[in-house]
THF (Tetrahydrofolate) riboswitch aptamer, 100 nucleotides, folded computationally. The prediction has a mean pLDDT of 79. Its Rfam family is "THF (Tetrahydrofolate) riboswitch aptamer". Its family is annotated with tetrahydrofolate metabolic process in the Gene Ontology.
RNA sequence: GGCAGAGUAGGUCACAGCGCGUAAAGUGUCGAAUGGACGGGGAGUUGCCGUUCGAACGAAAAACCAACGGUUUGCGGUGUUGUGGCUGCAUCCCGCUGCC
Numbered sequence: 001g002g003c004a005g006a007g008u009a010g011g012u013c014a015c016a017g018c019g020c021g022u023a024a025a026g027u028g029u030c031g032a033a034u035g036g037a038c039g040g041g042g043a044g045u046u047g048c049c050g051u052u053c054g055a056a057c058g059a060a061a062a063a064c065c066a067a068c069g070g071u072u073u074g075c076g077g078u079g080u081u082g083u084g085g086c087u088g089c090a091u092c093c094c095g096c097u098g099c100c
Stems, first nucleotide, its partner, number of pairs: 001100005010087010020076003029055008040094004061073005
C1' cells in the first nucleotide's frame, strides 16, 4: 500500500414481570422553541431521539361483589424493566484484527 473483517449508542419484534388509562391520560400526526446521542479517536447531516408549548384527530367495555368503589376478564398503535431474535458506525478521516 491492497483485500477482507470485528465492534457502539440506538431502533424494532416476540415473550415475561410490574404499572397507567378506560371519569381518556397515553400512543400516533402537524407546527414552533430548545436540548441530546450517533463503533476505539476526531468531525458530523437535510437523518435519529428527547423536553416544553400550541393545533387537528381520536377509543371498548363487560361481569361479579359484602356495592357508589372494589375485584376479575378484556381493551389501548399505553409506560417501564428483564430475556431472546432481527437491524444498526448517514457520511468522511484515523485507528483495531486477519491475509497478501